[in-house]
Context: one part of a larger RNA
RNA sequence: GAGUGAACGCUGGCGGCGUGCUUAACACAUGCAAGUCGAACGAGAACGGGAUAAAGCUUGCUUUAUCUGUCAGCUAAGUGGCGAACGGGUGAGUAAUGUAUAGCUAACCUGCCCUAAAGCGGGGGAUAACAAUUAGAAAUGAUUGCUAAUACCCCAUAUGCCUUUAUCACAUAAGUGAGCAAGGGAAAGAUUUAUUACUUUAGGAUGGGGCUGUAUUGUAUCAGCUAGUUGGUGAGGUAAGAGCUCACCAAGGCUAUGACACAUAGCUGGUCUGAGAGGAUGAUCAGCCACACUGGAACUGAGACACGGUCCAGACUCCUACGGGAGGCAGCAGUGAGGAAUAUUGCACAAUGGACGAAAGUCUGAUGCAGCAACGCCGCGUGGAGGAUGACACAUUUCGGUGCGUAAACUCCUUUUAUAUAAGAAGAUAAUGACGGUAUUAUAUGAAUAAGCACCGGCUAACUCCGUGCCAGCAGCCGCGGUAAUACGGAGGGUGCAAGCGUUACUC
Numbered sequence: 001g002a003g004u005g006a007a008c009g010c011u012g013g014c015g016g017c018g019u020g021c022u023u024a025a026c027a028c029a030u031g032c033a034a035g036u037c038g039a040a041c042g043a044g045a046a047c048g049g050g051a052u053a054a055a056g057c058u059u060g061c062u063u064u065a066u067c068u069g070u071c072a073g074c075u076a077a078g079u080g081g082c083g084a085a086c087g088g089g090u091g092a093g094u095a096a097u098g099u100a101u102a103g104c105u106a107a108c109c110u111g112c113c114c115u116a117a118a119g120c121g122g123g124g125g126a127u128a129a130c131a132a133u134u135a136g137a138a139a140u141g142a143u144u145g146c147u148a149a150u151a152c153c154c155c156a157u158a159u160g161c162c163u164u165u166a167u168c169a170c171a172u173a174a175g176u177g178a179g180c181a182a183g184g185g186a187a188a189g190a191u192u193u194a195u196u197a198c199u200u201u202a203g204g205a206u207g208g209g210g211c212u213g214u215a216u217u218g219u220a221u222c223a224g225c226u227a228g229u230u231g232g233u234g235a236g237g238u239a240a241g242a243g244c245u246c247a248c249c250a251a252g253g254c255u256a257u258g259a260c261a262c263a264u265a266g267c268u269g270g271u272c273u274g275a276g277a278g279g280a281u282g283a284u285c286a287g288c289c290a291c292a293c294u295g296g297a298a299c300u301g302a303g304a305c306a307c308g309g310u311c312c313a314g315a316c317u318c319c320u321a322c323g324g325g326a327g328g329c330a331g332c333a334g335u336g337a338g339g340a341a342u343a344u345u346g347c348a349c350a351a352u353g354g355a356c357g358a359a360a361g362u363c364u365g366a367u368g369c370a371g372c373a374a375c376g377c378c379g380c381g382u383g384g385a386g387g388a389u390g391a392c393a394c395a396u397u398u399c400g401g402u403g404c405g406u407a408a409a410c411u412c413c414u415u416u417u418a419u420a421u422a423a424g425a426a427g428a429u430a431a432u433g434a435c436g437g438u439a440u441u442a443u444a445u446g447a448a449u450a451a452g453c454a455c456c457g458g459c460u461a462a463c464u465c466c467g468u469g470c471c472a473g474c475a476g477c478c479g480c481g482g483u484a485a486u487a488c489g490g491a492g493g494g495u496g497c498a499a500g501c502g503u504u505a506c507u508c
Base pairs, nucleotide, nucleotide: 001508002507003506004505006504007503008502009501010500013380014379015378016377017376018375019373020372021338026336027335028334030333031332032331035082036081037080040079041078043075044074047073048071049068050067051066052065053064054063055062056061057060089291090290091289098216099215100214101213102212103211104210105209108208109207113204114203115202116201117200118199119198121155122154123153124152130145131144132143133142134141135140161184162183163182164181167178168177169176170175189196190195191194217263218262219261224254225253226252229251230250231249232248233247234246235245236244266288267287268286269285270281271280272279273278293314294313295312296311297310316327317326318325319324344370346369347368348367352366353364354363355362356361383413384412385411386410394403395402396401418445419444420443421442422441423440427435452497453496454495455494456493457478458477459476463492464491465490466489467488473480474479
């Protein structure tokens, strides 16, 4: 000098764009953050509709009661499907099971989506809801009975698919392709009749799994480490190669090119600095990884070993009728605590995107916006021109004067901003605007509403007076102060920057 997710002191007019718990991965009251489909299904607790009856009067309406799900509205709860593995948060762990980069996968999977081929036949038994009985304080159940499906099961169909295989071709290190034959396995309907679902196969796309090379902090005051350890055979296991797991056999494997251990740490694109080489760093934004009270485990599923799922154990908090139960903000707000320190329990799905749905649409603290904070960057303003007998005050003085100073007053002008009134978007169109009566525009008023902070011995731009008297104090370094202090404190004046200016901390 440059920089910061900064903090502190003094001060503070406006706008735009950003940013905002760096500390306790500490504990959390309350609300919301993942639902959706009635065009899969039985059904009907509400709302609406319809029917009947009664009452009221305005005589075709209102009110009340009952009934009604073939009621072409709709729908709580339930069965079923899809989603909930995305999106959002955090950085505890992790020094390599990670990340970055370059490759490999003839060792693999892939819901929804796209293309192509083939199919979609027949049958069956349950179960929730519901009803009855019943256990419990509750959470939650138990028994009996009834019922549906795109829920579940069986059979059929299969030149395609899977497994095994005589044989053949191509490669040759493993292998790949063809293949007589044998064995095995699919399906679901709905309706407004034209769609859309469903099953199998092949290919694509997308997303992932696995493997390898190289790079990736410090300590040798860490020098030896390792028994599933290293390799083989066989088997199991997985979507898939492999000690991934197991049985047996062999005794290997790693290491001063730093094994093993300990400490620290998410990695990268980037960011800051620097002429560069480097050094420091990894907030916001983007990619990858890991985690979800702590530890462990699997289930479901195309995908999880699953933040707002399940089970077990633990710590903590809450309820309890003491028998037993409930919970997990490192989602958005918000609270306590910690701290020098970091915001609203806001509005809307209008836009973009996502889930579901044929659609209308519903949901969406993703997102879009608004609120708070000079926390940062950028822009604008706090007036302009004239104005000397050079006023007053203040300071100083050699008492003549000098400085403040065209500064003020005063005259003329302007209106960014401000205040008031009126109009008023784009963003989105077939329609729909949270922002928002916002941005913006017009008119009126009137200099009106708006300047501070640090410094002035040298480095370093800027000097005098008074007070103090090695005291009180200053200080980044050198150093000032002991009676004429340009260095302390005040004042006048000056210098620098300016809605900021200084200080502290940290990086280059």
This is a predicted structure of a 508-nucleotide part of an RNA (small-subunit ribosomal RNA, 5' domain) from an uncultured Campylobacterota bacterium. The coordinates come from a structure-prediction model, not an experiment, and the mean pLDDT is 84.